[in-house]
RNA sequence: GCGCAUGUAGCCAAGAGGCAUGGCAGCCGGCUCUUAACCGGUAUAUCGCGGGUUCGAAUCCUGCCAUGCGCA
Numbered sequence: 001g002c003g004c005a006u007g008u009a010g011c012c013a014a015g016a017g018g019c020a021u022g023g024c025a026g027c028c029g030g031c032u033c034u035u036a037a038c039c040g041g042u043a044u045a046u047c048g049c050g051g052g053u054u055c056g057a058a059u060c061c062u063g064c065c066a067u068g069c070g071c072a
Base pairs, nucleotide, nucleotide: 001071002070003069004068005067006066007065010024011023012022013021018055026042027041028040029039030038048064049063050062051061052060
């Protein structure tokens, strides 16, 4: 330098055009003598950045950036 893959909450993931979902962690409460476990509730996301397409984009197109793998 070229090709491919990945980028979504503090962490890990799902989501192939119409409300952004789950687990862990956090917070509040229940249970318990207490803690853990278990149960209920709850906050947190400009979906890597910019542009385009569309009535509507995490999703499609495009240019970048970051990380990984491969080729030279």
Molecule: transfer RNA
Organism: Clostridiales bacterium